[in-house]
Context: one part of a larger RNA
């Protein structure tokens, strides 16, 4: 830009992905075979690699979470803290992201076939799967499974919503053209994230839980500071599973999503 205004839901022309394989048990030590050995078929179970999704579990990471600790500087000093030293180092660790973790997938089925195996059957009184005709038959082909998909310009379908006013030009009129305002609706703008380089996508914008804050809970660290008690002291104990706490789950309009503008008539 097109698809005859808009929102939502769809059909599927077409395209893409997948397609692998091993072992074990039963049948059965059966068929077969002198024996040695040893099946087809059918049923069941367990894997490998690969692919997809996810984070409940097991772990990893977690540089705005917690604690311990060394050196040094600073807050006048004690105590308590802060800065720097790879995040100073060390021990843990939520959300998120992750694999080595968890779950799932290849199946089954149908159609037409290849090699091949056949039926009927002449040419050629026989024979012959082939010449007419008919059937079976692959991990392969077409469906089937999953994903994308109407720019599929053949631009599809369904439901719902809006389908008005005014001005100018041409015109007898119907109407056509040009423009303005609005309708359904959309956007700008703003708060954001299951999205994300930017666009886009998604959740919201006071008729509001979108983000922050606050409160509660989960979760992490692991018993804060101060005070008191014991000890000459280092230190120990009580208050105390305390204090602190990123991203998690809820609740709550306290803060910020105000106000407004633009596009849009077949």
């Nucleotide at each position: 830009c097109g698809u005859u205004g808009a929102a939502c839901c769809u059909u599927g022309a077409g395209g893409g992905a997948a397609g692998u394989u091993c072992g074990a048990g039963a049948u059965a030590g059966u068929a077969c075979g002198a024996g040695a050995g040893g099946a087809c078929c059918u049923c069941u179970c367990g894997g490998a690699a690969c692919c997809g999704a996810c984070c409940u579990c097991u772990g990893g990471u977690c540089u705005a979470c917690c604690a311990g600790u060394u050196g040094u500087c600073c807050u006048g000093c004690c105590a308590a803290g802060g800065g720097c030293a790879u995040a100073g180092c060390u021990g843990g660790g939520u959300a998120g992201c992750u694999a080595a973790g968890u779950c799932g997938g290849g199946c089954a089925g149908g159609g037409a076939u290849a090699a091949g195996c056949g039926c009927u059957g002449a040419a050629a009184g026989c024979a012959u799967c082939u010449a007419a005709g008919c059937g079976c038959g692959a991990a392969g082909c077409c469906c089937a499974u999953c994903c994308c998909a109407a720019g599929a310009u053949u631009a599809g379908g369904g439901u719902u919503c809006c389908u008005g006013u005014c001005u100018g030009u041409u015109g007898c009129a119907a109407a056509a053209c040009a423009g303005a305002c609005u309708a359904a609706g959309a956007u700008u703008c703003c708060u954001c994230g299951g999205a994300g380089a930017u666009g886009a996508c998604g959740a919201g914008g006071u008729u509001g839980a979108u983000a922050g804050g606050c409160u509660g809970c989960a979760g992490g660290c692991g018993u804060a500071a101060g005070u008191c008690c014991c000890g000459u002291a280092a230190g120990g104990g009580a208050u105390u599973g305390a204090a602190c706490c990123g991203a998690g789950c809820a609740g709550u309009a306290c803060u910020a999503a105000u106000a407004a503008a633009u596009c849009g008539a077949u």
Predicted 3D model of a 266-nucleotide part of an RNA (large-subunit ribosomal RNA, domain VI) from a Candidatus Peregrinibacteria bacterium.
The RNAcentral record of the full RNA draws on ENA.
It matches the Rfam family "Bacterial large subunit ribosomal RNA".